The prediction has a mean pLDDT of 84. The RNA shown here (small-subunit ribosomal RNA) has 1484 nucleotides and comes from an uncultured prokaryote. It matches the Rfam family "Bacterial small subunit ribosomal RNA". The sequence is in RNAcentral, with records from ENA.
RNA sequence: AGAGUUUGAUCCUGGCUCAGAACGAACGUUGGCGGCACGCUUAACACAUGCAAGUCGAACGAGAAACCCGAGCUUGCUCGGGUGGACAGUGGCAGACGGCUUAGUAACGCGUGGGUAUCUACCUAGAGGUUUGGAACAACUAUUGGAAACGAUAGCUAAUACCAAAUAUUCCCUAAGGGGGAAAGAUUUAUCGCUAUGAGAGGAGCCUGCGUUAGAUUAGCUAGUUGGUAGGGUAAAAGCCUACCAAGGCGACGAUCAGUAGCUGGUUUGAGAGAAUGAUCAGCCACACUGGGACUGAGACACGGCCCAGACUCCUACGGGAGGCAGCAGUGGGGAAUAUUGGACAAUGGGCGCAAGCCUGAUCCAGCAAUGCCGCGUGUGUGAAGAAGGCCUGAGGGUUGUAAAGCACUUUCAAUUGUGAAGAAAAGUUGAUGAUUAAUACCCAUCAGCCGUGACGUUAACUUUAGAAGAAGCACCGGCUAACUCCGUGCCAGCAGCCGCGGUAAUACGGAGGGUGCAAGCGUUAAUCGGAAUUACUGGGCGUAAAGCGCGCGUAGGCGGUUUGUUAAGUCAGCUGUGAAAGCCCCGGGCUCAACCUGGGAACUGCAUUUCAAACUGGUAGUCUAGAGUUUUGUAGAGGGUGGUGGAAUUCCGGGUGUAGCGGUGAAAUGCGUAGAUAUUCGGAGGAACAUCAGUGGCGAAGGCGGCUUCCUGGACUAACACUGACGCUGAGGUGCGAAAGCGUGGGGAGCAAACAGGAUUAGAUCCCCUGGUAGUCCACGCCGUAAACGAUGUCAACUAGCUGUUGGGGGGCUUGUCCCCUUAGUGGCGCAGUUAACGCGUUAAGUAGACCGCCUGGGGAGUACGGCCGCAAGGCUAACACUCAAAGGAAUUGACGGGGGCCCGCACAAGCGGUGGAGCAUGUGGUUUAAUUCGAUGCAACGCGAAGAACCUUACCUGCCCUUGACAUCCUCGGAAGGGACCGGAAACGGACCCGUGCCUUCGGGAACCGAGUGACAGGUGCUGCAUGGCUGUCGUCAGCUCGUGUCGUGAGAUGUUGGGUUAAGUCCCGUAACGAGCGCAACCCCUAUCCUUAGUUGCCAGCACGUAAUGGUGGGAACUCUAGGGAGACUGCCGGUGACAAACCGGAGGAAGGUGGGGACGACGUCAAGUCAUCAUGGCCCUUAUGAGUAGGGCUACACACGUGCUACAAUGGUCAGUACAGAGGGUUGCCAAGCCGCGAGGUGGAGCUAAUCCCAGAAAGCUGAUCGUAGUCCGGAUUGGAGUCUGCAACUCGACUCCAUGAAGUCGGAAUCGCUAGUAAUCGCGGAUCAGCAUGCCGCGGUGAAUACGUUCCCGGGCCUUGUACACACCGCCCGUCACACCAUGGGAGUGGAUUGCACCAGAAGUAGGUUGCCUAACCUUCGGGAGGGCACUUACCACGGUGUGCUUCAUGACUGGGGUGAAGUCGUAACAAGGUAGCC
Repeated sequence: AGAGUUUGAUCCUGGCUCAGAACGAACGUUGGCGGCACGCUUAACACAUGCAAGUCGAACGAGAAACCCGAGCUUGCUCGGGUGGACAGUGGCAGACGGCUUAGUAACGCGUGGGUAUCUACCUAGAGGUUUGGAACAACUAUUGGAAACGAUAGCUAAUACCAAAUAUUCCCUAAGGGGGAAAGAUUUAUCGCUAUGAGAGGAGCCUGCGUUAGAUUAGCUAGUUGGUAGGGUAAAAGCCUACCAAGGCGACGAUCAGUAGCUGGUUUGAGAGAAUGAUCAGCCACACUGGGACUGAGACACGGCCCAGACUCCUACGGGAGGCAGCAGUGGGGAAUAUUGGACAAUGGGCGCAAGCCUGAUCCAGCAAUGCCGCGUGUGUGAAGAAGGCCUGAGGGUUGUAAAGCACUUUCAAUUGUGAAGAAAAGUUGAUGAUUAAUACCCAUCAGCCGUGACGUUAACUUUAGAAGAAGCACCGGCUAACUCCGUGCCAGCAGCCGCGGUAAUACGGAGGGUGCAAGCGUUAAUCGGAAUUACUGGGCGUAAAGCGCGCGUAGGCGGUUUGUUAAGUCAGCUGUGAAAGCCCCGGGCUCAACCUGGGAACUGCAUUUCAAACUGGUAGUCUAGAGUUUUGUAGAGGGUGGUGGAAUUCCGGGUGUAGCGGUGAAAUGCGUAGAUAUUCGGAGGAACAUCAGUGGCGAAGGCGGCUUCCUGGACUAACACUGACGCUGAGGUGCGAAAGCGUGGGGAGCAAACAGGAUUAGAUCCCCUGGUAGUCCACGCCGUAAACGAUGUCAACUAGCUGUUGGGGGGCUUGUCCCCUUAGUGGCGCAGUUAACGCGUUAAGUAGACCGCCUGGGGAGUACGGCCGCAAGGCUAACACUCAAAGGAAUUGACGGGGGCCCGCACAAGCGGUGGAGCAUGUGGUUUAAUUCGAUGCAACGCGAAGAACCUUACCUGCCCUUGACAUCCUCGGAAGGGACCGGAAACGGACCCGUGCCUUCGGGAACCGAGUGACAGGUGCUGCAUGGCUGUCGUCAGCUCGUGUCGUGAGAUGUUGGGUUAAGUCCCGUAACGAGCGCAACCCCUAUCCUUAGUUGCCAGCACGUAAUGGUGGGAACUCUAGGGAGACUGCCGGUGACAAACCGGAGGAAGGUGGGGACGACGUCAAGUCAUCAUGGCCCUUAUGAGUAGGGCUACACACGUGCUACAAUGGUCAGUACAGAGGGUUGCCAAGCCGCGAGGUGGAGCUAAUCCCAGAAAGCUGAUCGUAGUCCGGAUUGGAGUCUGCAACUCGACUCCAUGAAGUCGGAAUCGCUAGUAAUCGCGGAUCAGCAUGCCGCGGUGAAUACGUUCCCGGGCCUUGUACACACCGCCCGUCACACCAUGGGAGUGGAUUGCACCAGAAGUAGGUUGCCUAACCUUCGGGAGGGCACUUACCACGGUGUGCUUCAUGACUGGGGUGAAGUCGUAACAAGGUAGCC
């Protein structure tokens, strides 16, 4: 310090998530030791049992046990005295501290800083006093009540208990005269006490400035309330209380109300600012079963005190009583979860005491728990045969791994043996000295000796002994994030913090091996801070991402021009006080280190007092004129309101002319019209709106404003003085204006037009289109208050280059113009710097700084619910939660797409010719059938395809039979040559039996090939996966594209180049150009073909010469021609003219066999389709192994209600049939082609010549031409089908071949929607050949013959290329995506109500207690005139008041039949709203 995640990629915005630290933790798993800490966060729930506050005999009376003495005396009992001091009592002090808890409390409770109207036991020092009397009550004794708790009556008694009197330095009150007020003694002394008093210290009370949580969907609250006077009251100020008087007090700087919460020092985190938190330790508050109350006391309204009420628990003899663990342990309960009913007062501290001492669950220790922090250990060195085993493997090896074993060492810790600190100083006692004193007592101080106190504790530490001996786990290994392989599983099981893994090769699931990280722990979970600048003070934003109020005016508030003086609030500086300790930080010290402990310092950023300064801000008193405003002069304007008025047009009414249609649409129809429309003309009525001018022109704050004109009226601009003198800017609340639609009342109503009706369209059409049409639109008055109210840009003022257009004003110039220049106020375009995520903005800022306001904080839920306010209503304003997702979004990029645009091409359309689709047949496919109908190919780009040829074979399929090292390969052992012939059984495979045959090489050992048998390694698989692959192929497409290097531009994806202007078949070429070059493609180079030349001349050729034949290059010969096959030439826009930009190129022409690529072929860029093929072949993985392998026979692949593709033959006269007759090319041939001749109607048979081929054969080319016939018909067309008879091939034509002859003679008369091919030697038509092949083409591949028509053109269909545009698409339009309905689940609103909780108001009630009153009863101290009084108590009563009750409200929680919408959910229904012009632009 960052990282992952939105996208095909990019930048940004923005959320979610992770890495870190930390914890009073819990859970899972594992667990050796020690030190130091820490341990009910939940039920302030209920508690059994024990302990937690006592002490003092030096205040007092009485006095048990025990001991001693004495007496009696039945020698073990009684009595008396003394010592002693238990239990209990009177009295004193302490139980207000210490300890626990955090329920309440939003408060002077806490923190911090001040103040004083106050009190203060014990303590300190000071200076006084301590006198004289008196009356009781406990204990105790007796009687007595009660179950108990606890009493009642009578009697006795002491005090440092109680009362009275005296005294009064000081003290208190006062009307300033005066008045009031104390004590206690104990003790042998000494001393300790007591009383009054002021002071101190420490403590406490009260007051106060400032700070201290969130909600406004809580806006008004308050009657003792605010103040005064008088009185009361308190330790003390005060409405603290009462009476009277006044009407105040608090609140937008947030009162009141409701929610939550003890506060702080600190703690955690963070760079800090902050945020969260308030366990342990420390300070303060509050509470003690719940509520109320007082008493005592220095102090309490009192945790282990009292009284009352309530709930709960316990005891009871039923009459009454007792209790309060939020003390320490402990129990139950709750909970994810938190310990021992331990030891000791040895230390520290506290209470009492003169002291010894006693008490002390405070405390110190121990126990339990890895709960945390810190430390240590589980060995160290050596050790390669790199052992075994495991895992992986490419089979070689690698890895675990120096790891282990082995060898050599060590012994921390634990175990064991023994030794053994420190925590202890006091106190006590003895002695000495000093001080004090009358004193050598006592006390105090110091020194010395003696005595002697330890829970922990079997302490720490040291030491002995033995032995590597007793001691390692957990999580993770796809990215973030360090760490990888195998097996299993197969969208299952599962994982997951986010992104996401898993559908047969999972580094992501589970296991294993290996690795990584941490380590007595490791992971997970919860909650906190960080990262998050993701609430932004430090430190964010608002044109388009979330975000500027629709616009003004203006209150509070905030901010504010110039200058002088003054002040000192802010500001700056210094001193002082405080900011507790602990903690954090720094420097030291102590435990072996550390954690931990300890000394000192710093810090505590704060508050307060006081002093100085006076620049700036503020205050105050003045000054100024630049901001702002006023007067004057003009100017422009759809600025506003109001009255009047004008013409054009629409419609309606009336009259005229006139006749059959009008109107409307993509096309129609509804509608209007013979009762006279539309059209045309004249007149009239009425309402609404104002063409041209008209303009990124004007005005207005915005909404908005448009004929002309009257009146009233606002603002702006302008020029030049004069005047006022900061009067200003912004603006929470508030208030006004505010399009359209809508609402109310009353008018008005021509046109237009929601709703509605009808007609069309459509699968439907509640739409779009058409015909009608009501609200409304208009006016007046009143509401509503919202809009994509937009510049998606708040208002104000300042500064920061320019150029240019336009509107209003002013000034200047001359050459006086339709001119130029300057300036100012608007309004536009471009643009520098700058800025921005980019787009863009750019003096009219989105730049640079300032003032003030408003608003935002992921998407959805939702601008919704509830509540409140407004409204007649519609609705508006304000405005959430639960739940859910990991995105939603902005800008730009590259593609793809568009029922977007531009340019261009292609048999793409058009123009033509011929077909398919209809018939019959052939063939392939689907489907169906079957034991099997083997498998694959499936839009174009499967379907006469793999298959260039299924009767057996092929053959992979089915049925039956049969084999198991196998039909085939290699290796080993044994035997035998190999091989051939024929017999039996069987369908054959196979089985059995028999005969013939003995080969080749040799170094004689044997070897090679082949055959048979055996053993195991292995063979074998047309089994699966083409979505694991190689190779090959199809397709876009022979389309013109696809890229790279360097440079440049851009934050970047990317762009540029490759775009543009021309041109081309072409990214072909030229020009231009931040590009310059290059590569793969195009073209060319290659082959065939068209012309010529040359060379050669057999088997080919034959012009001339010769021979010969019925005829033929048949023969001699020739080398001219044709031809054959080698080599060359030729064509390049080269030439001319025109166009073009002086280019490229195009058009025309010449010459030429051929002209602009001459015509064909081969050749297929980057890539796309997970295209096709595991059945050509190869191959990973998986599967089968007496079978999914191998053999064999038969069957099947040839089935047949049907559907489709591709073909053949036809439907006829441009034809059929018959007869005659002419002309090819390219091929094939020895297991072959097969001539002549003969036979057969024919298929064919016979025959055998020739040919290993320019020689022979296949081999008659056919259409054509000539002639004849048929005469438009199911025919002399057509040939299917069927019957019969044959031929050929072949082991074999039944399933299931081809052909021939005779006979038969079906459908079909040119083919619906739709659809295919072709642009020239092409289509069409005619035949010929070949591969495969024993036989079997209508298929396929070739060959030649005859030989057209048409192309205006690019609007449209299809496909493609380039540029551009839009996009919510990127699996890329076969995309994306919306809403209802149906189903499941979830949370939520409403809801007749129901049940709780807090609380307001009114009223009833009134325990205990306190205060007041009364005098019914009782009464020791004092007074008394002895009667009584004072005082006190009981009782009664009044006031206040807790619990409780009644009524009525507010708020809130839970629940509720039913109901509303919302969210979520691989494959439900209906449509297709949005994204492209989304097919009616979209949106508000």